[in-house]
Predicted 3D model of RNase P RNA and transfer RNA as a complex of 419 nucleotides. Rfam match: Bacterial RNase P class A. The family's RNA type in Rfam is ribozyme.

RNA sequence: UGAGCAGACUAUGCGGCAGCGGGCGCGGCGACGCGCAUGAGGAAAGUCCGAGCAUCACAGAGCGGGGUAACUGCUAACGGCAGCCGAGGGCGACCUUAGGGAAAGUGCAACAGAAAAUUACCGCCGUUUUAACGGUAAGGAUGAAAAGGCGAGGUAAGAGCUCACCGCAGGACAGGAGACUGCCCGGGCGUGUAAACCCUACCCGAUGCAACACCGUUUGGUUCGGUAUGCUGAUAACGCUUGCUCGGCGGGCAUACCGUUAAAGGUGGCUUGAGCCUGUCGGCAACGGCAGGCGUAGAUAGAUUGCCGCACACGACAAAACUCGGCUUAUAGGUCUGCUCAGAAU
RNA sequence: GGAAGCAUAGCUCAGCUGGGAGAGCACUUGCCUUACAAGCAAGGGGUCAUAGGUUCGAGCCCUAUUGUUUCCA
Numbered sequence: 001u002g003a004g005c006a007g008a009c010u011a012u013g014c015g016g017c018a019g020c021g022g023g024c025g026c027g028g029c030g031a032c033g034c035g036c037a038u039g040a041g042g043a044a045a046g047u048c049c050g051a052g053c054a055u056c057a058c059a060g061a062g063c064g065g066g067g068u069a070a071c072u073g074c075u076a077a078c079g080g081c082a083g084c085c086g087a088g089g090g091c092g093a094c095c096u097u098a099g100g101g102a103a104a105g106u107g108c109a110a111c112a113g114a115a116a117a118u119u120a121c122c123g124c125c126g127u128u129u130u131a132a133c134g135g136u137a138a139g140g141a142u143g144a145a146a147a148g149g150c151g152a153g154g155u156a157a158g159a160g161c162u163c164a165c166c167g168c169a170g171g172a173c174a175g176g177a178g179a180c181u182g183c184c185c186g187g188g189c190g191u192g193u194a195a196a197c198c199c200u201a202c203c204c205g206a207u208g209c210a211a212c213a214c215c216g217u218u219u220g221g222u223u224c225g226g227u228a229u230g231c232u233g234a235u236a237a238c239g240c241u242u243g244c245u246c247g248g249c250g251g252g253c254a255u256a257c258c259g260u261u262a263a264a265g266g267u268g269g270c271u272u273g274a275g276c277c278u279g280u281c282g283g284c285a286a287c288g289g290c291a292g293g294c295g296u297a298g299a300u301a302g303a304u305u306g307c308c309g310c311a312c313a314c315g316a317c318a319a320a321a322c323u324c325g326g327c328u329u330a331u332a333g334g335u336c337u338g339c340u341c342a343g344a345a346u
Numbered sequence: 347g348g349a350a351g352c353a354u355a356g357c358u359c360a361g362c363u364g365g366g367a368g369a370g371c372a373c374u375u376g377c378c379u380u381a382c383a384a385g386c387a388a389g390g391g392g393u394c395a396u397a398g399g400u401u402c403g404a405g406c407c408c409u410a411u412u413g414u415u416u417c418c419a
Base pairs, nucleotide, nucleotide: 001342002341003340004339005338006337007336008335009334010333012311013310014309015308016307017306018305020039021038023036024035025034026033027032041317045328046327048326049325050324051323052322053208054207055206056205060246061245062244063243065204066203067202068201069200071083072082073081074080085099086097087096088095089094100199101198105197106196107193108192109191121140122139123136124135125134126133127132148166149165151163152162153161167189168187170185171184173182174181175180212268213267214266215265224259225258226257227256228255229254230253231252232251238250239249240248241247275294276293277292278291279290280289281288282287312315347418348417349416350415351414352413353412356371357370358369359368365402373389374388375387376386377385395411396410397409398408399407
């Protein structure tokens, strides 16, 4: 200098005028007015995971159903993150990885092919001889895939039948926290598919702030409770409880009376929370401990806008709706850090 | 705000244990008719919403995205 790899940050800036949301202060009986500071994001999105919170007699057992899948750690938790192992790719920095089990069982493998899992079509060899039977997986042919690969020995011809090397699963030893790696020994070694059913290990109660709690005017219905009468019933029926069973809870139905709840609407939930920043300590890291500092939207038809001026590199994706931790997806331009390869010069 | 489903020919829909992409209507051509319709015969037309993955092989299985429909006070 050129080509790349990984990570972090930013998200047009400044000023003026008018307006809007919630907060605080002042004035006003009140409606409201004035002043002050403040007011979207890295993804607020998709709603894909994990939680908080709330309700459902406090959710118990079994079956069913759903989810995850190397190992170690982090975390409130996770399917997330960090480190590490194996496999694959790249000269390299580095990247990708749903990465348990096919020897528990079942299914499937179209077409082609003799055969798609215990298979003989051609070929080879043997016995009998037009052909049949037996042996065989070296060679041919089909296919995405054909019974470990390749070479030598061996044999009637062949074959892990035997041996060397490579691959595979098993055992011992060494290293490691572990996945695993290295080495040695004996084994001759039964395809693929589990993002097919299934098996193994672990996890999961259901429903979501339109949850839910409280206040509340009129009256008919509705909900719930109590009392009375009538009918039915004794571990049964009926109702509720997660799809089913068990278990649990409530006896059930009708009528009459009394009370309650509740439809409009309002308040709470609603923003201080597993919070953010800085320093330091522990840790490779994710992260954690300690100290100091900060106060940062909360609407309910839903605010964050409009106009003007200046500057430049001419401005992307897009905007809260209970709240967090992640993931995924969209995204113009710019800044910074670390590293790799190639060439040249010193 | 939350929760479910659907997308296949111009239109309406099938397709499933993953292996040939189909049906009806519509369209085109021919026959029939004096002509049209109906009828008969033949034919064309597909990015299976998009992208990636699993698999020998994907409309179908998995993941993400896009569009659209329905439900919940």